Molecule: transfer RNA
Organism: Allobosea sp. BIWAKO-01
RNA sequence: CGGGGUAUAGCGCAGCCCGGUAGCGCAUCUGCUUUGGGAGCAGAGGGUCCCAGGUUCGAAUCCUGGUGCCCCGA
Numbered sequence: 001c002g003g004g005g006u007a008u009a010g011c012g013c014a015g016c017c018c019g020g021u022a023g024c025g026c027a028u029c030u031g032c033u034u035u036g037g038g039a040g041c042a043g044a045g046g047g048u049c050c051c052a053g054g055u056u057c058g059a060a061u062c063c064u065g066g067u068g069c070c071c072c073g074a
Base pairs, nucleotide, nucleotide: 001073002072003071004070005069006068007067010026011025012024013023020057028044029043030042031041032040050066051065052064053063054062
């Protein structure tokens, strides 16, 4: 320098192809249970979806540019 992959909740991930108002597990908090803890059960909180712009009635998803990380080639 060129090509590819990847970025979504504290952590690990799905959703993206084919646009419709963001979810799962663990963790955290509250309650029940227990002498207490743990486990179990019920419930709750938490995300400008890496950044900027564009298209659209509507963008995590499509388009353009950029950034971080990983891989391949030179």